[in-house]
Parts: sequence; C1' cells; structure tokens
RNA sequence: CGAGAGGCUGGGACGGUCGCUCCGCGGAGGUUCUUCGGAAUCGACUGCGGGGAGGAAAGUCCGGGCUCCGCGAGGCCAGGGUGGUUGCUAACGGCAACCGGCCGCAAGGCUAGGGAAAGUGCAGCAGAGAGUAGACCGCCGAACGCGUCGGGCUCGCCCGGCGCGUGGUAAGGGUGAAACGGUGCGGUAAGAGCGCACCAGCGUCUUCGGUGACGGAGACGGCUCGGCAAACCCCACCCGGAGAAAGGCCGAAUAGGGAAGGAGUCGUGGCGAGGCCCGCGUCCAGUCCUUCCGGGUAGGCCGUUCGAGGCGGGCGGCGACGCUCGUCCCAGAGAAAUGACCGUCGCUCCGACCUUCGGGAUGGAGGACAGAACCCGGCUUACAAGGCCUCUCGCGCC
Repeated sequence: CGAGAGGCUGGGACGGUCGCUCCGCGGAGGUUCUUCGGAAUCGACUGCGGGGAGGAAAGUCCGGGCUCCGCGAGGCCAGGGUGGUUGCUAACGGCAACCGGCCGCAAGGCUAGGGAAAGUGCAGCAGAGAGUAGACCGCCGAACGCGUCGGGCUCGCCCGGCGCGUGGUAAGGGUGAAACGGUGCGGUAAGAGCGCACCAGCGUCUUCGGUGACGGAGACGGCUCGGCAAACCCCACCCGGAGAAAGGCCGAAUAGGGAAGGAGUCGUGGCGAGGCCCGCGUCCAGUCCUUCCGGGUAGGCCGUUCGAGGCGGGCGGCGACGCUCGUCCCAGAGAAAUGACCGUCGCUCCGACCUUCGGGAUGGAGGACAGAACCCGGCUUACAAGGCCUCUCGCGCC
C1' cells in the first nucleotide's frame, strides 16, 4: 500500500427570535370562609427561575419486578417451551468461556448440537433400484434346458466349440443430494468383506488427561448397521392465569334503594265491634315534606418514576460478572410537549480559484433511522456522513 476479520464510538456545536410541556416562587383575577385584619383554593391570563426522548424510546419476541385472581409447598393427565458442557444472572429461549461438527490459507465465521441398532412416517425430478432395496448397459456361461457344428462309439449316449433361455454377479458404466466403506493381494465361470493385510468408521472393555462436554492410547468384536426428529414420537428439564384499561383511595348532580320523623286526602284494607250497612276513632300501605344511611356512575387522587439506577475509581475473576468506595438525581403531563426560523462555526459532496502540493480561500447542496406512556434485563429489526482500536493474509521498501 492492497485485500479482509473482530470490536468500540458517534447520532453536530454556539448564539438570537418566536413557540410547546411539567415543576417551583410571585402578580392580577375568580370562588369559598371570615373575628373584616386576613386565610384557603383555582383549568384558562401573566412575570421570573429550573427540568424536558433514544441508541434503538421501535417490534412487543423472551425473562423478571409490581398488582389482582386461583391454589393442597403433593401426584397424574393434557398443553406449551427448552435441548453440547461448565459458569454468570433476580430470571431468561440472554450472556461468557470451553467442547464437537461444518466453512475459510488465516484473523475468524456459522451451529436447534439429546435419541434414527424403540415404533410410525417422509424423500419432487432422474434412475433398474430410495432401504435387509435393486439389475438398464456391461461382465459370466459354473448349474439346468434347447438349438447347431465337429469328434467318438457298445447306436443310445458321451466329449468339445458356438448361440440362446432360465440363471449368476454388483467389480466397471449410468441416475441422483444420497445407492450396504477405501486400497492391495488372494479367490472365482465372472464377481463380491467371500477370505486376508493395512486404513477409515461403529460398538464393548481397559487406561491416561479434564469439574465436565470431550480428547489421547491400547485390546477385542462383527466386518459396516444410509439421511431427515425447527415430521409424529421417545428422553431429560422448565412453566398457574390475567395485566397499568393491573390495582387502591375519595366521590358529586340526577335517577333509583333503605331507615326515622311529620302531614293529611283517599282505600274493595285490619282492629275497636262475633249479623249487615252508614258514621266515628285508631292502625297500615300507597302519596307529599324533612333528616339520615348505604351502593354505583361522571370526575379526582395514588400506583408513577430513587431504580436488580447512572457515572468514576479500587479489588477478585480468562470472561460473562461479583464485591466495595466516591459521586449524581436525570421527562414524567391529559391521546400525549421536547419544535420552527435566522446567523456563525464544524462535517461530507460538487464546481471554479490560489499553492511552497502539506494546504488555503470561496459559491452551492446535503445531514439518517426514528418519538417516552408502570418499570427493569435481554433479543431482533431500522439507521446519513464521520472517527478510533486490535488482528490476519499478500506485495514493496528500510
């Protein structure tokens, strides 16, 4: 210098003008009370001071806090989830370190990574055959049969050659992502783990290293048992439900419910009063008035932002992380504010100018993804330009 790998950071700065939102202290005003001095309170007005989005606030995917409901600190079934090991953590499907596999020359990357010698199932196209599978081309002609030619002879068979059928084969070709391990020698009609040697793989046992996943070495075995479980399934472990519209407190007006007291009209009502009717008295319900009680609604307040909190240092640990010291308080409102414009500077790009080639000066353009709603830990996804660190490979120079 070129090509890469891993990670971190950043998400413009300052000033002015006009606004938005929350809080505090005032002013003016309203309302209520008043011992007339004042006190309490208030959405809209106004002055001053202070706070005001993110690295993802997003998707709402996973785990928790908190709250209410359910419950037997148990078992079984169903359903859902997770899946190498050891750790970290409040917890996790997250993170760290390590192990195995695959990819890369490497730095590194990816990994849903228990079980396929329990059972069921699946595999398009191609291919003969996709699983105790299969024979298309090829190879063979051992065995049986037929035909033909030649030879022999005791005339019925025998021997040999060639061709064909049944058949044998799985070395070679061919199909496919995948076809019962590879090389060599033996063997055979031709072949084949059919036999043997070595290698690969699998299983069992022993031994060494490691907490462990696993790794190294040795012996034996049958020779080889294909793939898929983010297919059913089996195994191990985990999981009660709903969520801030959770939930708690206060609570009108109107309507309706209940209780007490009072009023007085009517009644097919009861009683005074044991024939019936009228009348009288009294009680009761309906009705009206007054007072009180309780439930709910509108509305208000809390929950609600001091928290597994941020920043900095020290110690322990390879690390995730833990312990400890110091310091800081940092939006919280109601469907919801955090913005707009101008100027100066900075960054990137484009154009022309100057240059001692380092740069200088100037005009124009650009500046992302996105928007807190109870809180926290993760994951995933989106993101303009810029900056920094470490490492690998290649080339060149000293």
Background:
The RNA shown here (Bacterial RNase P class A) has 398 nucleotides and comes from a Planctomycetota bacterium. The gene name in the source record is rnpB. RNAcentral holds the sequence, with entries from ENA. The model forms 94% of the base pairs in the Rfam consensus. It matches the Rfam family "Bacterial RNase P class A". The family's RNA type in Rfam is ribozyme. The source organism's lineage runs through Bacteria, Pseudomonadati and Planctomycetota.